């Protein structure tokens, strides 16, 4: 200089004129209420706000042992509120490398599968072969030798597949074969270093080796209460009714209960509810249920101070801890941040000119256009996962050339 590799970041920007939300000030007005106008001010959408795929936090039911069923995780040690997420390590696997992937327990609990080919796909089996006999036909003086059929022995040769019951070399043998023997690879046993550990090295000793697939079903091992902000809570209305209080005796506040009217079951010999999948069992209980009417859909909490963000030091190899310090950065409810102008800035498209170049093409300059990717909170966090025009930094990093 090139080609990777890993990790972080911005995704327009200055200025003017209008218009939007929350909250805070002011001033006026008013039917006294989160009323109404005006003017001031801070502040006002993502890195993914999307997916709704994990895990919380809060809320409400329950908390009484417990059985079933469902779910999720799967090498090991650490982070972390936790997690299937991060981080660092082992194993295997890809890659020259930096580095990247792993549905990483168990095939000897069991039950399925491994098309087609080939003999045979798991204690399988001979297709062409090798050997020995038998017999017949042919050569041949003999030694012997071809071919065909039987029977028996064989898995080293060779063929088929993704895979064939270890490997490579040798004794052995009729031919062979772990039948034996060296060495390996692999399993099991002992023993020793070395690491928190998973595992790693290194020594010995032995049957001598009886596929794959659990991202098939299963089995082991270890965690799981349920629902969910449309959670759950105040207030207010509702016809009437009870208590206190004041009063002009008309009638008014205030607190409580709380719609009516009909049937049916029920009130401890227990309706109905819950224990959010069932048993089981154990709580609550005086109402529940159906039908015909009546009011109401309203305000307001929950709602944003958070496991919070920037900065630094100090521990850790690292996620990340811990301490200092600065800092408040939307809370809407048919639902807010928007239009519009000017200039810059990247960037893409177009005429045209110019250099390079055999062409593709590149690469400068005027000059038009267009700001232009993915896409909007709605309780609120930490993850994973998808989408992304263009642009920018960075690495005692890799691997080729000079």
């Nucleotide at each position: 200089a090139g080609a990777g590799u890993c990790g972080g970041c911005c995704g327009g920007g200055c200025g003017g004129u209008c218009g939007c939300g929350u909250c805070g000030g002011a001033a006026c007005c008013c039917u006294c209420g989160c009323g109404g106008u005006u003017c001031c001010g801070c502040c006002g959408a993502g890195g993914a706000a999307c997916g709704u795929c994990c895990g919380g936090g809060c809320u409400c039911c329950a908390c009484a042992c417990g059985g079933c069923a469902g779910g999720g995780u799967g090498g090991u040690g650490g982070g972390u509120a936790a997690c299937a997420c991060c981080c660092a390590c082992c194993u295997g696997g890809g890659g020259c490398g930096a580095c990247c992937c792993a549905c990483g327990g168990g095939a000897c609990a069991g039950u399925g599968c491994c098309a087609c080919a080939g003999a045979a796909a798991a204690c399988a089996g001979a297709c062409c072969g090798c050997c020995a006999g038998g017999c017949g036909c042919c050569c041949a003086c003999g030694c012997g030798g071809g071919c065909a059929c039987c029977u028996g022995g064989u898995a080293a040769g060779g063929g088929u597949g993704a895979a064939a019951c270890g490997g490579u070399g040798g004794u052995g043998u009729a031919a062979g074969a772990g039948a034996c023997c060296a060495c390996c690879a692999g399993c099991g046993c002992c023993c020793g270093a070395g690491g928190u550990g998973a595992c790693u090295c290194g020594g010995g000793c032995g049957g001598c080796u009886c596929g794959g697939u659990a991202a098939a079903c299963c089995c082991c091992a270890c965690c799981c209460g349920g629902a969910g902000c449309a959670a759950g809570g105040u207030c207010a209305c509702a016809a009437g009714g009870g208590a206190a209080c004041c009063c002009u005796c008309g009638g008014g506040u205030u607190c409580c209960u709380g719609c009516g009217c009909a049937g049916g079951c029920g009130u401890u010999c227990g309706a109905g509810g819950g224990c959010u999948g069932c048993c089981c069992g154990c709580c609550c209980g005086a109402g529940c249920c159906u039908g015909c009417g009546g009011g109401u859909a309203g305000a307001c909490c929950g709602c944003a101070c958070g496991a919070g963000g920037c900065c630094g030091a100090c521990g850790g190899c690292a996620a990340c801890g811990c301490c200092g310090g600065c800092c408040c950065c939307a809370g809407a409810u048919g639902g807010a941040u928007g239009a519009c102008c000017g200039c810059c800035u990247c960037c893409g498209c177009g005429c045209g000119g110019g250099c390079c170049g055999c062409a593709a093409g590149g690469c400068c300059c005027u000059c038009g256009c267009g700001a232009g990717a993915c896409a909007g909170a709605a309780c609120c966090c930490g993850g994973c996962g998808u989408a992304c025009a263009g642009g920018c930094c960075g690495g005692u990093c890799u691997c080729u050339u000079c």
Model confidence (mean pLDDT): 77 of 100. Predicted 3D model of a 402-nucleotide RNA (Bacterial RNase P class A) from Yinghuangia sp. ASG 101. Its Rfam family is "Bacterial RNase P class A". The family's RNA type in Rfam is ribozyme. It is recorded under the gene name rnpB. The source organism's lineage runs through Bacteria, Bacillati, Actinomycetota, Kitasatosporales and Yinghuangia.